[in-house]
Transfer RNA from a Bacilli bacterium, 73 nucleotides, folded computationally. Rfam family: tRNA. Rfam links the family to the GO term triplet codon-amino acid adaptor activity. The sequence was found in a public genome assembly. The coordinates come from a structure-prediction model, not an experiment, and the mean pLDDT is 80.
This record gives sequence, structure tokens and C1' cells, in this order.
RNA sequence: GGGUCCAUAGCUCAUCUGGAAGAGCGCAUCGUUCGCAACGAUGAGGUGGCGAGUUCGAGCCUCGUUGGAUCCA
Repeated sequence: GGGUCCAUAGCUCAUCUGGAAGAGCGCAUCGUUCGCAACGAUGAGGUGGCGAGUUCGAGCCUCGUUGGAUCCA
């Protein structure tokens, strides 16, 4: 220098071919307990790396860009 892949909640990851986002763990509150742990119930938490474009509509398609992994030279 060139190719491919990854980036979504605090963490680990789904969401498969565009109709608008969820799970587990964690966190908060409440209940059971003398208390803890554990279990149960409820809830908070996301400009989907960033910037544009296409479209009525983008996590998903296109372009650029940042970071990471890997292959080739």
C1' cells in the first nucleotide's frame, strides 16, 4: 500500500435479505428473610462508531471516514 471481517444498553451478544430494536448478566425499587445470599415482581438505561447519500421509510442498501482483528505484498 491492497483485500476481507467487526463496531447495536455498563458488559457479552441477537435482530439474515428496509416497516424502526431485544435477550442474558449487571443496575434501581419492592416482596419473601432478623440480616445476607438466593428467588420472584416491576422499572431505568441505546443520536445502532462518526459524516453524508438513496428511499415514503435505513441497525440493514451506497459512498467517505475513525478504531480494532486478520490475510497478501